[in-house]
RNA sequence: GCCUCCGUGGCUUAGUAGCUAUAGCGGCUGACUUGUAAUCAGCAGGUCGAGGGUGCAACUCCCUUCGGAGGCU
Repeated sequence: GCCUCCGUGGCUUAGUAGCUAUAGCGGCUGACUUGUAAUCAGCAGGUCGAGGGUGCAACUCCCUUCGGAGGCU
């Protein structure tokens, strides 16, 4: 220098032939318990690395860019 892949709540992660994002752990509240843990119920938390484009509509398609991993020379 070139090629491929990844980047989604605090952490891990599903969802990508376009139609307003999912789960687990963790956190908070309540129930249960003498109390804790466990269990059960509920709640909050992300606008999808960043910018732009197409389009009625974009995490999803296109371009640029940032970060990470791997490969080739």
Molecule: transfer RNA
Organism: Candidatus Woesearchaeota archaeon CG10_big_fil_rev_8_21_14_0_10_37_12